[in-house]
Context: one part of a larger RNA
Molecule: large-subunit ribosomal RNA, domain IV
Organism: Dehalococcoidia bacterium
RNA sequence: CCCUCGUUAAGGAACUCGGCAACUUGGUCCCGUAACUUCGGGGAAAGGGACGCCCUUCUGACGUGGGCUGCUGAGCAGUUUGAGCGUCUGGAAGGCCGCAGGGUACCGGCUUAGGCGACUGUUUAACAAAACACAGGUCUCCGCCAAGCCGCAAGGCGCAGUAUGGGAGCUGACUCCCUGCCCAGUGCCGGAAGGUUAAAGGGGAGAGCUUGACGGCUUGAACCGAAGCCCCGGUGAACGGCGGCCGUAACUAUAACGGUCUAAGGUAGCGAAAUUCCUUGUCGGGUAAGUUCCGACCCGCACGAAUGGAGUCACGAUCUGGGCGCUGUCUCAACGAGGGGCCCG
Numbered sequence: 001c002c003c004u005c006g007u008u009a010a011g012g013a014a015c016u017c018g019g020c021a022a023c024u025u026g027g028u029c030c031c032g033u034a035a036c037u038u039c040g041g042g043g044a045a046a047g048g049g050a051c052g053c054c055c056u057u058c059u060g061a062c063g064u065g066g067g068c069u070g071c072u073g074a075g076c077a078g079u080u081u082g083a084g085c086g087u088c089u090g091g092a093a094g095g096c097c098g099c100a101g102g103g104u105a106c107c108g109g110c111u112u113a114g115g116c117g118a119c120u121g122u123u124u125a126a127c128a129a130a131a132c133a134c135a136g137g138u139c140u141c142c143g144c145c146a147a148g149c150c151g152c153a154a155g156g157c158g159c160a161g162u163a164u165g166g167g168a169g170c171u172g173a174c175u176c177c178c179u180g181c182c183c184a185g186u187g188c189c190g191g192a193a194g195g196u197u198a199a200a201g202g203g204g205a206g207a208g209c210u211u212g213a214c215g216g217c218u219u220g221a222a223c224c225g226a227a228g229c230c231c232c233g234g235u236g237a238a239c240g241g242c243g244g245c246c247g248u249a250a251c252u253a254u255a256a257c258g259g260u261c262u263a264a265g266g267u268a269g270c271g272a273a274a275u276u277c278c279u280u281g282u283c284g285g286g287u288a289a290g291u292u293c294c295g296a297c298c299c300g301c302a303c304g305a306a307u308g309g310a311g312u313c314a315c316g317a318u319c320u321g322g323g324c325g326c327u328g329u330c331u332c333a334a335c336g337a338g339g340g341g342c343c344c345g
Stems, first nucleotide, its partner, number of pairs: 001340008010331002014329001019326001027051005036041001038173001052096003056092003060088005066081001067079005097101001109324007116316002121132002136171003140167003148157003174311001177309002180242003185239002187235005194230003201224002206219005243261005269303001270300001281297005
């Protein structure tokens, strides 16, 4: 000097990115317990008190068991009182000792506000989350030899199921509030018309060869021939999109209003946000002092409605801010223990 521990005056987070680490708390019984709430919770909220030993006594439970009566008498039956003793639990009064009585071990620190995710779960073999899943919602496919999936096939799963079922997608509790506008593009669905469109097939104008003739053989243009595409509609909890510019009110400013282009120009709600560049925006709160935090404002660089919007009790080894308690985290270090290192051998 290092590791693992123990103790520490005064202070008590001044440490630090951050109370990281450590300390505090801790058990049982009793009292008591707020906002909020989905009325279940929150809740061990918080915050208090008691706890050892001795003696006396009370209650209860259990065990043992006394007395009396009758009879068919080493016993049996009945009856009522259940004494006394013992064990155990609990209560009460008094007393004793210590600084300290859950005297050891085991054994929650608490609280407040916010973000995210409802929750219990799952995952990154050593970082567990706000990610995944989830009940619930919704859309869509599928009528059974189902759809879908695996397989070249046979065959299998689905399913020894049958639409209150099965498959695919998205969203993600919540008889909490809701989910706006656009179908022009893309996709999907529908459409016995029309246009376009391959081959077979139909069709045969015309042409060639052959024949004395009838005829035979060959070739062959129009035209008729699908789905698809075009076209016509529908459809957003389908892929997606949801603006410029100009002008306008009797101070100014602003623009309820008007014009223009568009498929339609972002509704409700939220908003410097896990989203805000400018930005430490501005105001308020908290602090002596606050780039974080909370509440507002809204000029949203670049929120926004199941790629869900906004709330929300409970929950969380989650993330962020504040407070109480507590402490060697620190002011600022000291001493001690064990094990290394180091020196000698």